[in-house]
């Protein structure tokens, strides 16, 4: 000069990631109101995630009609292990109530999995045909590695640029 480890800084990736804020659509012509009818009452039956136990509701016909929690068009800000899941814990309003679970939720660990996103299929959550999320499958791309090529392979503890310093040549 040149390689390689380590550490700093600055980058790519592209239908990328998250968050905020929301036009809207769903929830829903339900729920609930009032009206006209119907209707002995009991039990049993049906519903109110599952089990037990208690409690609540549960005919029809019109009129009028919600919200919540579940999404979201643009817009904006923050970024590129962005961030998602998986397991753990712990929490507190929800699923009539009380126990036991179980779903959903929040928060905190955790390099235990995942480059990325898109299409289908299946399985969860959800009221759902939204939308979210897992597995599979395809393609398609990003990153290096091998090759003439054509393609094959690897995978974010990565890659590429620049700089310190340290060890080799």
């Nucleotide at each position: 000069a040149g390689u390689u480890a380590c550490g700093a800084u600055a980058g790519a990736g592209g239908c990328g990631c998250g968050g905020c804020c929301g036009a809207c659509a769903u929830g829903a012509g339900u729920c609930a109101g009032c009206a006209c009818u119907g209707u002995u009452u009991g039990c049993a039956c049906c519903g109110g995630a599952a089990g037990a136990c208690a409690c609540c509701g549960g005919g029809g016909u019109g009129c009028u009609u919600a919200a919540a929690g579940g999404g979201g068009a643009a817009g904006c800000c923050g970024c590129c292990g962005a961030g998602g899941g998986g397991c753990a814990a712990a929490g507190a309003a929800g699923c009539u109530g009380u126990c036991u679970u179980g779903c959903a939720c929040u928060u905190u660990g955790u390099g235990c999995c995942c480059g990325g996103g898109c299409a289908c299929a299946g399985g969860g959550a959800g009221a759902a045909u939204a939308u979210c999320u897992c597995u599979g499958u395809g393609a398609c791309u990003g990153u290096c590695g091998c090759g003439a090529a054509a393609g094959c392979g690897u995978u974010g503890a990565g890659c590429u640029g620049u700089c310190u310093g340290u060890a080799c040549u």
Molecule: Lysine riboswitch aptamer